[in-house]
RNA sequence: GCCAAAGGCAAACCCGUCGCGAGGCGGGGACGCAAAGUCACGGGUCUCCUUUCGGGGAGAUGGCCGGGCUGCC
Numbered sequence: 001g002c003c004a005a006a007g008g009c010a011a012a013c014c015c016g017u018c019g020c021g022a023g024g025c026g027g028g029g030a031c032g033c034a035a036a037g038u039c040a041c042g043g044g045u046c047u048c049c050u051u052u053c054g055g056g057g058a059g060a061u062g063g064c065c066g067g068g069c070u071g072c073c
Stems, first nucleotide, its partner, number of pairs: 001072001008033002013028006031063001037069003041066003044061007
């Protein structure tokens, strides 16, 4: 590290599948991404259960933000 290079990833949506759900996985598909690789550590947001309505517990989201580690030029 842009308005480069070689590459990479894949939003919305559709189909199938798993889940009470947020959402995940596979295929198609590209809105975008210099870490859109990875990690739920902190915050935010979302879902479920419970509640004496003060709260408590369990999950999801890394393409919401911060941070750690790693990768190409």